[in-house]
Context: one part of a larger RNA
RNA sequence: GAUUGAACGCUGGCGGUAUGCUUAACACAUGCAAGUCGAGCGAGAAAGUUCUUCGGAACGAGUAGAGCGGCGGACGGGUGAGUAAUGCAUAGGAAUCUGCCCAGUAGCGGGGGACAACGUGUGGAAACGCACGCUAAUACCGCAUACGCCCUAUGGGGGAAAGCAGGGGAUCUUCGGACCUUGCGCUAUUAGAUGAGCCCGCGUUGGAUUAGCUUGUUGGUAGGGUAAAGGCCUACCAAGGCUACGAUCGGUAGCUGGUCUGUGAGGAUGAUCAGCCACACUGGGACUGAGAUACGGCCCAGACUCCUACGGGAGGCAGCAGUGGGGAAUAUUGGACAAUGGGCGCAAGCUUGAUCCAGCAAUGACGCGUGUGAGAAGAAGGCCUGAGGGUUGUAAAGCACUUUCAAUUGUGAAGAAAAGUCCUGGGAUUAAUAUUCCCGGGUCUUGACUUAACCUAUAGAAGAAGCACCGGCUAACUCCGUGCCAGCAGCCGCGGUAAUACGGAGGGUGCGAGCGUUAAUC
Numbered sequence: 001g002a003u004u005g006a007a008c009g010c011u012g013g014c015g016g017u018a019u020g021c022u023u024a025a026c027a028c029a030u031g032c033a034a035g036u037c038g039a040g041c042g043a044g045a046a047a048g049u050u051c052u053u054c055g056g057a058a059c060g061a062g063u064a065g066a067g068c069g070g071c072g073g074a075c076g077g078g079u080g081a082g083u084a085a086u087g088c089a090u091a092g093g094a095a096u097c098u099g100c101c102c103a104g105u106a107g108c109g110g111g112g113g114a115c116a117a118c119g120u121g122u123g124g125a126a127a128c129g130c131a132c133g134c135u136a137a138u139a140c141c142g143c144a145u146a147c148g149c150c151c152u153a154u155g156g157g158g159g160a161a162a163g164c165a166g167g168g169g170a171u172c173u174u175c176g177g178a179c180c181u182u183g184c185g186c187u188a189u190u191a192g193a194u195g196a197g198c199c200c201g202c203g204u205u206g207g208a209u210u211a212g213c214u215u216g217u218u219g220g221u222a223g224g225g226u227a228a229a230g231g232c233c234u235a236c237c238a239a240g241g242c243u244a245c246g247a248u249c250g251g252u253a254g255c256u257g258g259u260c261u262g263u264g265a266g267g268a269u270g271a272u273c274a275g276c277c278a279c280a281c282u283g284g285g286a287c288u289g290a291g292a293u294a295c296g297g298c299c300c301a302g303a304c305u306c307c308u309a310c311g312g313g314a315g316g317c318a319g320c321a322g323u324g325g326g327g328a329a330u331a332u333u334g335g336a337c338a339a340u341g342g343g344c345g346c347a348a349g350c351u352u353g354a355u356c357c358a359g360c361a362a363u364g365a366c367g368c369g370u371g372u373g374a375g376a377a378g379a380a381g382g383c384c385u386g387a388g389g390g391u392u393g394u395a396a397a398g399c400a401c402u403u404u405c406a407a408u409u410g411u412g413a414a415g416a417a418a419a420g421u422c423c424u425g426g427g428a429u430u431a432a433u434a435u436u437c438c439c440g441g442g443u444c445u446u447g448a449c450u451u452a453a454c455c456u457a458u459a460g461a462a463g464a465a466g467c468a469c470c471g472g473c474u475a476a477c478u479c480c481g482u483g484c485c486a487g488c489a490g491c492c493g494c495g496g497u498a499a500u501a502c503g504g505a506g507g508g509u510g511c512g513a514g515c516g517u518u519a520a521u522c
Base pairs, nucleotide, nucleotide: 001522002521003520004519006518007517008516009515010514013368014367015366017364018363019361020360021326026324027323028322030321031320032319035071036070037069040068041067048059049058050057051056078279079278080277087204088203090201092199093198096196097195101192103190104189105188106187107186108185109143111141112140118133119132120131121130122129123128149158150157151156163184164183165182166181167180168179171178172177205251207249212242213241214240217239218238219237220236221235222234223233224232254276255275256274257273258269259268260267261266281302282301283300284299285298304315305314306313307312332358334357335356336355340354341352342351343350344349371401372400373399381392382391383390384389405463407458408457410455415449419445420444422442423441424440425439426438427437428436466511467510468509469508470507471492472491473490477506478505479504480503481502487494488493
């Protein structure tokens, strides 16, 4: 000199923009943060209103809220404890899996038995159950079929599926529909895309006051296991493997793109943003699933907190806010799904503390303002003085002008495009001028921010300057007070009666909504 997720002191006008627990991976009250589908399925309230023959009925409503079932809760969000290599970075590899998505091929026939919900009974303080009975399905299980698929190895053997919604001219009909067709869905398989698992070369902090380490250890054979190679595991056999080019041990640490600094080489660092990894009260375990060994799932053990009828139960903010604590120190228990994206759904839509916004903080960098011109009687006052004067100083006053920003008034975009409703033209599908889908045209609807941006009008210089320093380094000097005292200080050093170095004043210098100090890095 540059820099910072900074803090502290004094001061503080505005704007957009970015950032904001670096400490206790300490403990957490409360609310919200993951739902959705009735076009998979069976059942199904109430308040209220109306009518009433006072029994009830209709609407509410096949709505709400539950249950079975499907998809999603493995993404998104947080944190950096652990990890010195099962990590990361870069460059390669072969022995693998991949829901939804895209493309192709072939199918979706015929049956069966349950379990919730519900009803009845019953246990418990509660959490939650237990027994019996009824029932549906895109839930579950056989049978049939098998282009391709799997096993075997030329003989053969094995294995699937589910329906739902819209429309309809003939034909049939038990008047429900069958049947045809369109869309969605389901099954098998191939290929792709995406995502993930595995292996390997090189690189990746410091300690030798850590020198030897290792027995599933190193390799082979056979088997098991996995989606998959492999001591990954087991049996047997051999005795290997690593190490002064630092093994092993103990310390520290998430890694990278980057960031800061520096002409560079390099050094330091890893907040925000992006990629990867690890973790989710502590330790262990598996289940489900395409995917987890699963932050807001399950089981076991432990510590802690809470409820209890003492028998037993409940919980996990390193999600967003917020509280206590720690600390020099770090924000609101805010709004909205309008946009972007995610989940579910044919869709309408629902949901989303992701996200978009608003609030707080000079925390940072940036921009703007606090007036402009003219004004010598060089006013008054202050300070100094050699007492003449000098300086503050064109500074002020008085004069002329302007109104950015703030204040008040009125107007007012863009962020909204898609999607959907209704009308309509063309094409595809089809037996069909239905339906559905595709490409257009018109119409209507949707903004948290928003009392916003921008523009306009009104009034008046009006509401808006401080901080540090002035001995040398280092830009800037005099007076008074003090008298080795009080004090200053980054280094040299200053102060013991004329201190440009302490304290005050006047003046000056530097930066300026900041300035200085402390800490840290180059």
Predicted 3D model of a 522-nucleotide part of an RNA (small-subunit ribosomal RNA, 5' domain) from an uncultured prokaryote. RNAcentral holds the full RNA, with entries from ENA.